[in-house]
Context: one part of a larger RNA
RNA sequence: CUGGGCGUAAAGCGCGCGUAGGCGGAUUGGAAAGUUGGGGGUGAAAUCCCGGGGCUCAACCCCGGAACUGCCUCCAAAACUGCCAGUCUAGAGUUCGAGAGAGGUAAGUGGAAUUCCGAGUGUAGAGGUGAAAUUCGUAGAUAUUCGGAGGAACACCAGUGGCGAAGGCGGCUUACUGGCUCGAUACUGACGCUGAGGUGCGAAAGUGUGGGGAGCAAACAGGAUUAGAUACCCUGGUAGUCCACACCGUAAACGAUGAAUGCCAGACGUCAGCAAGUAUACUUGUUGGUGUCACACCUAACGGAUUAAGCAUUCCGCCUGGGGAGUACGGUCGCAAGAUUAAAACUC
Repeated sequence: CUGGGCGUAAAGCGCGCGUAGGCGGAUUGGAAAGUUGGGGGUGAAAUCCCGGGGCUCAACCCCGGAACUGCCUCCAAAACUGCCAGUCUAGAGUUCGAGAGAGGUAAGUGGAAUUCCGAGUGUAGAGGUGAAAUUCGUAGAUAUUCGGAGGAACACCAGUGGCGAAGGCGGCUUACUGGCUCGAUACUGACGCUGAGGUGCGAAAGUGUGGGGAGCAAACAGGAUUAGAUACCCUGGUAGUCCACACCGUAAACGAUGAAUGCCAGACGUCAGCAAGUAUACUUGUUGGUGUCACACCUAACGGAUUAAGCAUUCCGCCUGGGGAGUACGGUCGCAAGAUUAAAACUC
């Protein structure tokens, strides 16, 4: 290379947008690049192969044939692919009318709770644990009532419910704004799919500057436990968690399942629409999501099964025994932490 694979054995980039490239709906005509058939030229000899022959055989040598799968050129064909010129509407998109939603950004605002402060009542405990102690409290704590401050998160509703490409998104209101679904069929007429590089987004932790700081809480301190206890338990507590701007670019970033299209039994839920029927709150049909079970089929099994891991096609990414190692060196990026790309010796 051929070939085989990627849910769990090694293997789907965390997710989009998109350049080059690859692939691409129906139909008519043209031309003939690929394609197919035929002819001609060339394809040196030797070698290889086949059939003979000569050295006693063989290696070796000689003769003949085939072959040299290629290239060039001429004639012809027109199914398929490409090209050119038309046409179409089933893909894709636009328009009109409805609809649902924690989709995003910004501003404002509400109540419960914790903590702290002030005041009142009130008195000796409170807190914490398996049991205790550290801790708080007669300078009046805990409890309880009223007032105030401040920060963070939004109980119930809440649902294998919804939205988003993924990360993710949940009090309420307003403004701006992205996407989606259904119905109507009016319009464009293949405008499509994928996507190496590239570019953007990307939880938490972490970093820089400036704010903020209620609760929680790495580090740290103390009390316990223990043979020890650099832990688990308790009392405290700083970064951080929050905001603005900028970086980082990683996760069991998971459905451990790349994207797109078509086809292949059903049944029962649920969400958002539409249509028809009636018994007026149900039934039937249909489209798009989201689940459970299950046939064919697939799978090593587990299991998957119209939301495929089935049957096919297109494009991309990735894998090739374990350790060494996602490491070293070098490059690129980063303020750093580090990220990314990525070996070998050796060893089993």